[in-house]
Molecule: c-di-GMP-I-GGC riboswitch aptamer
Organism: Sulfurovum sp.
């Protein structure tokens, strides 16, 4: 410095379930393990979701579809930066 090994010590918490914040998407705390070699940190690029307006089509209650602003999500790829071991190269 590269790599990830039936290696060692270890680390992280998915669904769910209680409770809290939030209009929502989600997010926090606890418990609980799908399952990760950066599943550690950041919303820079891209998807995906959510509020709200406004636009368009429709049965004009109501619902699709697009466009903007705000927000989610890092365990969706991508990238940037930081780290632990050391059998192999």
């Nucleotide at each position: 410095a590269u790599a990830u090994a039936u290696a060692a010590a270890g680390c992280c918490a998915a669904a769910c379930u209680g409770u809290c914040c939030g209009c929502a998407a989600g997010g926090g705390c606890a418990g609980g393990a799908c399952g990760g070699a950066a599943a550690g940190c950041c919303a820079c690029g891209g998807g995906u979701c959510u509020u709200a307006u406004u636009u368009u089509a429709u049965u004009c209650u109501u619902u699709u579809a697009a466009a903007u602003c705000a927000g989610a999500u890092g365990g969706c790829c991508g990238g940037g930066c930081u780290g632990c071991a050391u059998a192999g190269u």